[in-house]
RNA sequence: CGAGUUGGCCGGGCGGCCGCGAGGGUCACUCCCUCGAGGAAAGUCCGGACUCCGCAGGGCAGGGUGGUUGCUAACCGCAACCCGGGGCGACCCGCGGGACAGUGCCACAGAAAACAGACCGCCCCGGUCCGGCAGGAUCGGGGUAAGGGUGAAACGGUGGUGUAAGAGACCACCAGCACCCCGGGUGACCGGGGUGGCUCGGUAAACCCCACCCGGAGCAAGGCCAAGAGGGCGCCGGAAGGUGCCUGCGCAGGCGAUCGAGGGCGGCCCGUCCGAUGCCUGCGGGUAGGCCGCUCGAGCCCGUCGGCGACGGCGGGCCUAGAUGGAUGGCCGCCACCGCGGCUCCGGCCGCGGGACAGGAUCCGGCUUACAGGCCAACUCGUCCG
Numbered sequence: 001c002g003a004g005u006u007g008g009c010c011g012g013g014c015g016g017c018c019g020c021g022a023g024g025g026u027c028a029c030u031c032c033c034u035c036g037a038g039g040a041a042a043g044u045c046c047g048g049a050c051u052c053c054g055c056a057g058g059g060c061a062g063g064g065u066g067g068u069u070g071c072u073a074a075c076c077g078c079a080a081c082c083c084g085g086g087g088c089g090a091c092c093c094g095c096g097g098g099a100c101a102g103u104g105c106c107a108c109a110g111a112a113a114a115c116a117g118a119c120c121g122c123c124c125c126g127g128u129c130c131g132g133c134a135g136g137a138u139c140g141g142g143g144u145a146a147g148g149g150u151g152a153a154a155c156g157g158u159g160g161u162g163u164a165a166g167a168g169a170c171c172a173c174c175a176g177c178a179c180c181c182c183g184g185g186u187g188a189c190c191g192g193g194g195u196g197g198c199u200c201g202g203u204a205a206a207c208c209c210c211a212c213c214c215g216g217a218g219c220a221a222g223g224c225c226a227a228g229a230g231g232g233c234g235c236c237g238g239a240a241g242g243u244g245c246c247u248g249c250g251c252a253g254g255c256g257a258u259c260g261a262g263g264g265c266g267g268c269c270c271g272u273c274c275g276a277u278g279c280c281u282g283c284g285g286g287u288a289g290g291c292c293g294c295u296c297g298a299g300c301c302c303g304u305c306g307g308c309g310a311c312g313g314c315g316g317g318c319c320u321a322g323a324u325g326g327a328u329g330g331c332c333g334c335c336a337c338c339g340c341g342g343c344u345c346c347g348g349c350c351g352c353g354g355g356a357c358a359g360g361a362u363c364c365g366g367c368u369u370a371c372a373g374g375c376c377a378a379c380u381c382g383u384c385c386g
Base pairs, nucleotide, nucleotide: 001382002381003380004379005378006377007376008375009374010373012335013334014333015332016331017330018329020036021035022034023033024032025031038357042368043367045366046365047364048363049362050218051217052216053215057270058269059268060267062214063213064212065211066210067081068080069079070078071077082096083094084093085092086091097209098208102207103206104203105202106201119148120147121144122143123142124141125140126139127138128137129136130135156174157173158172159171160170161169175199177196178195179194180193181192182191183190184189222292223291224290225289230247231246232245233244234243235242236241249284250283251282252281253280254279255278262274263273264272265271299318300317301316302315303314304313305312306311337354338353339352340351341350342349343348
């Protein structure tokens, strides 16, 4: 210098004017001060905090996770390592338990696809024909998985013995599997040795088996205040009506009180508990406003210590949106960046244009997806120079 791998960061800055939301100042305000979106606030895909309901028990279903060891509040997350695959390499990828418990499935092609299989070929035997008597052609019966062809996959590979031709039929080496032993590692697993039959297909994001884990609903959770149609009682009034307090509407139909409706225990069954001015359905009517929850939290930044790391301990500092008709926007100027054009005394100058993805709604930890342009660090390969 070129090509690449991994990790991290930024997401324009300053000023002025106008506008929006919140808090504070103020007797009060149209005034003043302070604060006001993101790396993903997004998808709502996982996990938790928090809130309400529930919390005798048993069985059966159901859902989730899946190499190992750790981290964490927890996780389908993260870190390191193992195994398999890819790359010269830095490094990357893996929905990575079990297919000798059982069942199912394996398209197309192919003769045959799981207790394999004779289409071509090869070999043996018999018949017929031809013949130059070496043999050839054809038909039938049998042997053969070494060769060809099909396929993602054809029942170990190479060499030899053997045979009519062949075959783990037998032998040597290699690969694989099962079992045993030794050594290393917390472990997944790795290294070495021995024995065995000679060889056993794939698929569990198919049923299934194994191990571990799992209550339901969600801030429209949930709580408080106010209001409310109709009814009852009291007071005022001759009446119409007004007013105070209490309750919280009316109509129709159905079920039911030990012969128990209905409800709780996540589903089902058993069991168990509660249970009557009750429960269910339909129709009509009323109120549908405010406050809390609500933003200080597994919080952020800096330093230090332990750890390979995820992460954890300690010390110091900081306060950083809380809207609900849902606030955070617009214009102008200067500077910085990028692109184009012109000029140039090669230092620059002038003009025009451009700047992504996207926006809180209880909060937090992750994952995934989107993103104009730019920056930094470490490492790998190649080339050149010293």
Bacterial RNase P class A from Amycolatopsis granulosa, 386 nucleotides, folded computationally.
Its Rfam family is "Bacterial RNase P class A". By type it is a ribozyme. Its family is annotated with tRNA processing, dimeric ribonuclease P complex and ribonuclease P activity in the Gene Ontology.
The sequence is in RNAcentral, with records from ENA.